Bacterial RNase P class A from an Anaerolineae bacterium, 362 nucleotides, folded computationally. The coordinates come from a structure-prediction model, not an experiment, and the mean pLDDT is 77. It matches the Rfam family "Bacterial RNase P class A". By type it is a ribozyme. Rfam's curators write: Ribonuclease P (RNase P) is a ubiquitous endoribonuclease, found in archaea, bacteria and eukarya as well as chloroplasts and mitochondria. Taxonomically the source falls in Anaerolineae (Bacteria, Bacillati, Chloroflexota).

RNA sequence: CGGGGGCGCUAGGGGUUCGCGGCAGGCUUGUCCUGCUGAGGAAAGUCCGCUCUCCAUAGGGCAUGGUGCCAGCUAACGGCUGGGCGGGGCAACCCGACGGAAAGUGCAACAGAGAAGUGCAUUGCCCACGUCCCGUCUGAUGGGGCGUCGGGUGAGGGUGAAACGGUGGUGUAAGAGACCACCAGCGCGCCCAGUAAUGGGUGCGGCUUGGCAAACCCCACCAGGAGCAAGGCCAAAUAGGGCGCAUUGGGGCGGCCCGUCCCACAAAAAGCGCCGGGUUGGCUGCAUGAGGUCCGCCGUGAGGCGUAUCCCAGAGAAAUGAACCCCCUCGACUAAAAGCGGCUUAUCGGCUCCCCCGGAUU
Repeated sequence: CGGGGGCGCUAGGGGUUCGCGGCAGGCUUGUCCUGCUGAGGAAAGUCCGCUCUCCAUAGGGCAUGGUGCCAGCUAACGGCUGGGCGGGGCAACCCGACGGAAAGUGCAACAGAGAAGUGCAUUGCCCACGUCCCGUCUGAUGGGGCGUCGGGUGAGGGUGAAACGGUGGUGUAAGAGACCACCAGCGCGCCCAGUAAUGGGUGCGGCUUGGCAAACCCCACCAGGAGCAAGGCCAAAUAGGGCGCAUUGGGGCGGCCCGUCCCACAAAAAGCGCCGGGUUGGCUGCAUGAGGUCCGCCGUGAGGCGUAUCCCAGAGAAAUGAACCCCCUCGACUAAAAGCGGCUUAUCGGCUCCCCCGGAUU
């Protein structure tokens, strides 16, 4: 200097003039005055988890759904941090839907004999039988060809992404873990390191059976439901309307069962269901929090602890705006609605720091 990788910050800035919402104070109580404050890193998606509220006094099981290596963080999570293993990359780094395929079921195009059952296997190889040819004293237990709905074999070759361990030998009629040595894998042990996942070493053994569970399934752990249009209060109005429901009782608890609670037991209430009518008003929930920031300490880290300090939107048919001027790195994606912790998606630029690779110079 060039090209990459990783964390973090920022998200046009400034001025003038007006205009809105909230809170606090003031007084001359007025749509008044003063001060402070007012849309994001994703506010988005509604994908997870929770706070809070109601069902509701509140359990167990099945079904259903979710997660899936180990250890931690957190209120919790399907999140985050660190580690292990696997994959990608020269590397810095990045990704992982990461329990189980020897419990069962299922799926796999084409090629190939054959794609999971251990088999009636292709092309070949060997033997046997039959036949033909050569040779016939160097060669006669010779060589070659053809046929067999005869036997053996699966090493060599072919197809394929993948073909029933690999290399080298022994052995055989020819072959084969049939046997042997070494290696890989698997099973059963032992030792070492580590909290663990796991890694390293070593002994014995049968010799050895692919893939997919983001297929059903098995295993482990977790999970009530509905949601701020949740809920609570006040005012007002109407038709303190009408009908139906059972004793094998009715109703509530997401589906089902158990259980439990409420009501009732000869009849209508509780309750449920249907039809019809009234009110579509106001207040609240509504922002002081699992809150932010600086510093210190602990921790590899996510984070935790402590002191200090700050208040940083609460609209309610929806405030957070408009105009002009200047500057610059020339401005993208985009707008709060009960709140918070995450994830995912969109995105113009700018800046700091750390790391990797390559080149040049000293």